[in-house]
RNA sequence: CACAGAGUAGAGAUUUGUGCGUGAAGUGCCCAAUGAACGGGGAGUUGUCGUUGGGACGAAAGGUUAACCUGCGGUACAAAUUUCGCAUCCCGCUGUU
Numbered sequence: 001c002a003c004a005g006a007g008u009a010g011a012g013a014u015u016u017g018u019g020c021g022u023g024a025a026g027u028g029c030c031c032a033a034u035g036a037a038c039g040g041g042g043a044g045u046u047g048u049c050g051u052u053g054g055g056a057c058g059a060a061a062g063g064u065u066a067a068c069c070u071g072c073g074g075u076a077c078a079a080a081u082u083u084c085g086c087a088u089c090c091c092g093c094u095g096u097u
Base pairs, nucleotide, nucleotide: 002096003095004094005093010084011083012082013081014080015079016078017077018076019075020073021072022071029055030054031053032052033051034050035049036048040091041090042089043088061070062069063068064067
């Protein structure tokens, strides 16, 4: 110098457990403000995520012994398994030549 490769945060799916809602919050969608994270180092978005405010839409209940059971919700958290995975740029690391 050339070629090949490894590694993060995080995201998705499934299962299990514990909750929340079913007197409708949450999830998902749009707008504004603001913040955070983004391989070992540096930079870093029109991408990702969080918080706050506003807006549109909108639901699956049933049973009984009456406070529990069975369901339901693109529901919350945790664990396990699994899939994907630095937006991108520069440098670095490992192997071979």
Predicted 3D model of a 97-nucleotide RNA (THF (Tetrahydrofolate) riboswitch aptamer) from Anaeromassilibacillus sp. An172. NCBI's taxonomy places the organism under Bacteria, Bacillati, Clostridia, Acutalibacteraceae, Anaeromassilibacillus. The coordinates come from a structure-prediction model, not an experiment, and the mean pLDDT is 76. RNAcentral holds the sequence, with entries from Rfam.